[in-house]
Context: one part of a larger RNA
RNA sequence: CUGGGCGUAAAGGGUUCGCAGGGGGUUUGCCAAGUCUGAUGUGAAAUCCCGCAGCUCAACUGCGGAACUGCAUUGGAUACUGGCGGACUAGAGUUCACGAGGGGUGAGCGGAAUUCCUGGUGUAGCGGUGGAAUGCGUAGAUAUCAGGAAGAACACCGAUGGCGAAGGCAGCUCACUGGCGUGCAACUGACCCUCAUGGACGAAAGCGUGGGGAGCAAACAGGAUUAGAUACCCUGGUAGUCCACGCUGUAAACGUUGUGUACUAGAUGUGGGCGGAUUUGAUCCCGUUCGUGUCCAAGCUAACGCGUUAAGUACACCGCCUGGGGACUACGGCCGCAAGGCUAAAACUC
Repeated sequence: CUGGGCGUAAAGGGUUCGCAGGGGGUUUGCCAAGUCUGAUGUGAAAUCCCGCAGCUCAACUGCGGAACUGCAUUGGAUACUGGCGGACUAGAGUUCACGAGGGGUGAGCGGAAUUCCUGGUGUAGCGGUGGAAUGCGUAGAUAUCAGGAAGAACACCGAUGGCGAAGGCAGCUCACUGGCGUGCAACUGACCCUCAUGGACGAAAGCGUGGGGAGCAAACAGGAUUAGAUACCCUGGUAGUCCACGCUGUAAACGUUGUGUACUAGAUGUGGGCGGAUUUGAUCCCGUUCGUGUCCAAGCUAACGCGUUAAGUACACCGCCUGGGGACUACGGCCGCAAGGCUAAAACUC
């Protein structure tokens, strides 16, 4: 040096890219660093262990042996790991041809609804609630018709459905652009997996500068309710919500389940592709593959449940947990304009 764990008990980093590091397919030759083995030197004495001996015994002491599991030098072995060289194609990637998609960015366009403005008709109410009131309205509202303006969001299709690494993405068209799936061959020839530090992305709210502002609406005001009502209900209403650029960097960022690979019965629904059979054609049917659901065998699990999209069986690498509170805190450091974020204790207490 070695534990047990991480769906719900404490515990998977929000996601991804990726340097160092760790791990790595089949085959062959060489080297011999790791590894194994022999020899030599050294490894002070004392101590420890074994044997014998001396104090009446023992402790103690003396003598001898073993040991000192190490290091160095040198001879050898070559299965495995490693290094160097050659070869391969099952991992990975490229080319070609098809295919689906709310993946992303920018620009343009559209209709419904809402509010406001102008004009017409028209007259006493409208609105709102459990019931009311505040509010709006004879300076003509509400209703209705015509015209105009503005901003925001896109009913139906729509789905247990699609796409994206995650956050997330939905009217229509165009331009640019990322990823994915399938098929037949061809090509490269291990180019791969994971990833501390680091980089990028990252809902909502919030912040800065400048626009925009229809509806909604923290704060705020008023009306109610109530014992009170700093609320729930109602009438208003400002930030904000929208756009551009910059910042913030957090969420029950959840499948509360890290990524990759392999293996291990099935049944059924659905989205994309390919092949077969059949048909006049479409559908149905059979097979295969990628995705997305449901139910279950084995197995696992404390149970619930999971179950080829594993929480089964294994391997590689990363992150994390170690009683509750104090504490997603203090202090310090780093980051931020700020709000705050990241890292992260102790006393004390049960």

Notes
Small-subunit ribosomal RNA, central domain from a metagenome, 350 nucleotides, folded computationally. The full RNA is in RNAcentral, with records from SILVA.